[in-house]
Notes:
The RNA shown here (transfer RNA) has 71 nucleotides and comes from a Minisyncoccota bacterium.
RNA sequence: CGGGCUGUAGUAUAGCGGUAGUAUACAUCCAUGGGGUGGAUGCGGUUCGGGUUCGACUCCCGGCAGCCCGA
Numbered sequence: 001c002g003g004g005c006u007g008u009a010g011u012a013u014a015g016c017g018g019u020a021g022u023a024u025a026c027a028u029c030c031a032u033g034g035g036g037u038g039g040a041u042g043c044g045g046u047u048c049g050g051g052u053u054c055g056a057c058u059c060c061c062g063g064c065a066g067c068c069c070g071a
Base pairs, nucleotide, nucleotide: 001070002069003068004067005066006065007064010024011023012022013021018054026042027041028040029039030038031037047063048062049061050060051059
């Protein structure tokens, strides 16, 4: 310098046009004499900007970050 892949909650990971789930962590409550453990409820997220569309995490373009390949 060129090319490819990835970017979703504190962490890990689904979803692939119709308004985002799961596990774990965290908070509160219940069960126990207390703990462990189990149960219930809650909190919290689409890397950034623009475009297409009635509607975008999803499609297109560019930026940023990480990883890989080539020179």
Its Rfam family is "tRNA". It is annotated as a transfer RNA. The organism belongs to Minisyncoccota, within Bacteria. Model confidence (mean pLDDT): 82 of 100.